A computed fold for a 105-nucleotide RNA from uncultured Ferdinandcohnia sp., annotated as SAM riboswitch aptamer (S box leader). Model confidence (mean pLDDT): 82 of 100.
RNA sequence: UUAUCAAGAGUAGCGGAGGGACUGGCCCGUUGAAGCUCGGCAACCGUUCACGUUUUACGUGAAAAGGUGCUAAUUCCAGCAGAACAUGUAUGUUUUGAAAGAUAA
Numbered sequence: 001u002u003a004u005c006a007a008g009a010g011u012a013g014c015g016g017a018g019g020g021a022c023u024g025g026c027c028c029g030u031u032g033a034a035g036c037u038c039g040g041c042a043a044c045c046g047u048u049c050a051c052g053u054u055u056u057a058c059g060u061g062a063a064a065a066g067g068u069g070c071u072a073a074u075u076c077c078a079g080c081a082g083a084a085c086a087u088g089u090a091u092g093u094u095u096u097g098a099a100a101g102a103u104a105a
Stems, first nucleotide, its partner, number of pairs: 001105005010038001012037003018028003022079004039071003044067002047063007075100001080097008
């Protein structure tokens, strides 16, 4: 920089008190957190196969040995700006787009 973020995935072993990025909320956790291992999910990259095309390539589909990733809650919700509605005019609800973050290339 570009793409994606509403789906999916364990009653396992070790481990022992934290965890959900940050802030606020709200949650998870000794009926066992983080971390490690194994298992699993997925299909971004790569690989293999099939089909198509304008055939050193591209597209679509399938597979799942490889490189990552993921495996509570929509990225758990909001954080900035706009719109609609409600009302006690500053809040609430709904919604759109950003921002931030995560992952891949």
Background:
The sequence is in RNAcentral, with records from MGnify. Rfam family: SAM riboswitch aptamer (S box leader). Gene Ontology term of the family: regulation of gene expression. About the family: The SAM riboswitch is found upstream of a number of genes which code for proteins involved in methionine or cysteine biosynthesis in Gram-positive bacteria. The SAM riboswitch acts at the level of transcription termination control. The predicted structure consists of a complex stem-loop region followed by a single stem loop terminator region. An alternative and mutually exclusive form involves bases in the 3' segment of helix 1 with those in the 5' region of helix 5 to form a structure termed the anti-terminator form. The family is grouped with related families in Rfam's "SAM clan".